[in-house]
Formats: sequence, structure tokens, C1' cells
RNA sequence: AUGUUAUCAAGAAAGGCUGAGGGAAUAGACCCUGUGAAGCCUUAGCAACCCUUCAUUCUAAAUGGAGAAGGUGCUAAAUUCUACCGAAGCAUCGGAUAGAUAACCA
Repeated sequence: AUGUUAUCAAGAAAGGCUGAGGGAAUAGACCCUGUGAAGCCUUAGCAACCCUUCAUUCUAAAUGGAGAAGGUGCUAAAUUCUACCGAAGCAUCGGAUAGAUAACCA
């Protein structure tokens, strides 16, 4: 990498460099952006996925509380919305595909 499992309507900033794009992919919309996009660096913050710890518990798996030291990830808008299927008229709901993150296997 591929695969498996789980989650994805919550949360969270500022400075420096740089200088035109960005919001995954294809298409359509819509939004952000010289009042500085994306990227890099520094600090800060959010998050309990791994982790540490306590409790519950059907005994081996799960649930809940506390913890941001460590491994990670993230800090506009639901994964921005729709396009595939079904509801039957609607970017509404549910599901799927795809994506992102974590853990495991390799």
C1' cells in the first nucleotide's frame, strides 16, 4: 500500500515567511480568500482513537468517569451540499460508494 474494525451534524487560535488559490477525486452548485488562499516554521488550543488510571459488569467483551505526560490527528461552513439506491418532490430523510482519522494485520 491493500485489508479489517470503529467514528465522522460537537470542539478548538495567534504570529512569522510566502504570494493565489482553496473547500479529496469527476461533474454541478455554493462558500472562503490581497481585510492574505494553499504550503512551511513557532507557540497555543481542541479531541480520549491508541495510551494511563478508576468504577460497573452477564468472565470477556463492553460501558461510563478522570487524565492532554506520550503516539497521533485536528483548529470555516455536517465529510459544505448534490449527483448511486429507496422513499416521491425534496440538495429533505435513510442507506450505499468514496473520503478522513485511529488501532490491528502485513